Source information
Model confidence (mean pLDDT): 85 of 100. Predicted 3D model of a 252-nucleotide part of an RNA (large-subunit ribosomal RNA, domain VI) from a soil metagenome. The full RNA is in RNAcentral, with records from MGnify.
Context: one part of a larger RNA
RNA sequence: CGUUUGGAUUCUUGAGAGGAUUUUGCCACAGUACGAGAGGACCUGGCAGAGGAGAUCCCUGGUGUGCCAGUUGUGGAAAAACUGCAUUGCUGGGUAGCUAUAUCUCUUGGUGAUAAGUACUGAAAGCAUAUUAAGUACGAAGCAUACCUCAAGAUAAGGAAUCCCCAUUUUAAGUCCCCCGGAAGAUGACCGGGUUGAUAGACGCAUGAUGUAAGGAUGGUAACAUUUUUAGUCUACGCGCACUAAUGGACG
Numbered sequence: 001c002g003u004u005u006g007g008a009u010u011c012u013u014g015a016g017a018g019g020a021u022u023u024u025g026c027c028a029c030a031g032u033a034c035g036a037g038a039g040g041a042c043c044u045g046g047c048a049g050a051g052g053a054g055a056u057c058c059c060u061g062g063u064g065u066g067c068c069a070g071u072u073g074u075g076g077a078a079a080a081a082c083u084g085c086a087u088u089g090c091u092g093g094g095u096a097g098c099u100a101u102a103u104c105u106c107u108u109g110g111u112g113a114u115a116a117g118u119a120c121u122g123a124a125a126g127c128a129u130a131u132u133a134a135g136u137a138c139g140a141a142g143c144a145u146a147c148c149u150c151a152a153g154a155u156a157a158g159g160a161a162u163c164c165c166c167a168u169u170u171u172a173a174g175u176c177c178c179c180c181g182g183a184a185g186a187u188g189a190c191c192g193g194g195u196u197g198a199u200a201g202a203c204g205c206a207u208g209a210u211g212u213a214a215g216g217a218u219g220g221u222a223a224c225a226u227u228u229u230u231a232g233u234c235u236a237c238g239c240g241c242a243c244u245a246a247u248g249g250a251c252g
Stems, first nucleotide, its partner, number of pairs: 001153001006164007016150004022050007034039001051107006060100004067093005072086005110145003117138004174251004178194005199245003203240003208234003215228005
């Protein structure tokens, strides 16, 4: 810009496009059919894997330069407390998020038209012949469906529901800028919210991480130990709570 005539919001149909559709072992049938024996099935049913794909973070782990603790050297007016630098100084743990080696699911039952091939009826050619005749049927991991995803610029531009407006101005339904944010994200975009509000922060609670803070008291010459103290500190997730910030403007 178009979707032949108004503007919006939400939901759809599916022409078409893409993806996936892989494979092994074992058991029963059965030591059966077959075969002199040696050997040894089709078909059908069942079980368990490999590889691949998708999803998820409850479990098992990883990360976790948010967090907690320990500890070395050195500095911050002596000690303590606290703290800077040394790869986050190093070490031991670890929430959320992300993640695989973790967990779950799928990887095919069916249908249609067929290929090679196998057949029925059957003449030319009184027989024979699947047809190198007419007619008819079966037949594949392949093809088309079926399954998953996208999809009306599918210019043949589709459909449904709801809302709003009928000359112009101003408006309406609604949309955008802007603002608070996000399991969304390079930026746009997408999603939630904007006082008729729980969108983010602060605060409170809960949950969880670390592992018993500082100060004091007691014991010990002291290093230190015990007790106050399952403490102190932190908490990306959850709930509550308008205290702070969601001001303001435009299009139509």